[in-house]
RNA sequence: AUAGCUAUAGUUUAAUGGAUAAAAUAUUAGGCUACGAACCUAAAGAUAAGAGUUCGAUUCUCUUUAGCUAUA
Numbered sequence: 001a002u003a004g005c006u007a008u009a010g011u012u013u014a015a016u017g018g019a020u021a022a023a024a025u026a027u028u029a030g031g032c033u034a035c036g037a038a039c040c041u042a043a044a045g046a047u048a049a050g051a052g053u054u055c056g057a058u059u060c061u062c063u064u065u066a067g068c069u070a071u072a
Stems, first nucleotide, its partner, number of pairs: 001071007010025004018055001027043005048064005
């Protein structure tokens, strides 16, 4: 330099173009307990950035950014 792949919550993963984007774990609060751990209940938390297509985009298209792989 060229080609391909990946990017969703603090972390690990889901979601056929149509639901308030779903869980696990972690965090916080409450319950339970003599006190903790475990357990139960609840809360907060995310689509890499920008544009386009569409009635509607995490999903399709383009550009950029970051990472990985292959070739030269």
Annotation
This is a predicted structure of a 72-nucleotide RNA (transfer RNA) from Agathobacter rectalis. It matches the Rfam family "tRNA". By type it is a transfer RNA. The sequence is in RNAcentral, with records from ENA. Taxonomically the source falls in Agathobacter (Bacteria, Bacillati, Bacillota, Lachnospirales). Its mean pLDDT, the model's own confidence on a scale to 100, is 82.